[in-house]
RNA sequence: UUGUUAUCAAGAAAGGUGGAGGGAAUAGACCCUUUGAAACCUUAGCAACCCUUUGGACUCUUUAUCAAAGAAGGUGCUAAAUUCUAUCCUAUUAAUAAUGGGGCAGAUAACAG
Numbered sequence: 001u002u003g004u005u006a007u008c009a010a011g012a013a014a015g016g017u018g019g020a021g022g023g024a025a026u027a028g029a030c031c032c033u034u035u036g037a038a039a040c041c042u043u044a045g046c047a048a049c050c051c052u053u054u055g056g057a058c059u060c061u062u063u064a065u066c067a068a069a070g071a072a073g074g075u076g077c078u079a080a081a082u083u084c085u086a087u088c089c090u091a092u093u094a095a096u097a098a099u100g101g102g103g104c105a106g107a108u109a110a111c112a113g
Base pairs, nucleotide, nucleotide: 001113002112003111004110005109006108007107008106013043014042015041016040017039021032022031023030026086027085028084029083044078045077046076049074050073051070052069053068054067055066056065082105087102088101089100
């Protein structure tokens, strides 16, 4: 960097350095921010993808799967739904707006190249 699969309205912040931006990108909206942004560091926490333990089912070839409990380790995360919208469909409406669903894009994890 690419592909596949799963999840994405839950949850969880203090301190230090720093000094003006930030919320992925484009556009719009909205919001956070000198009562201190980004970034980095320390500590703490959240969650349970990998993982650990126990039990069950299946036994066919690799193996893979289900449930419960857990948190030592590998990641991740700790304003707002992935902040919202963008394209398609959609009860309703005169028409929009709004609502719901899918898609696109993105984030994270595991696996593969």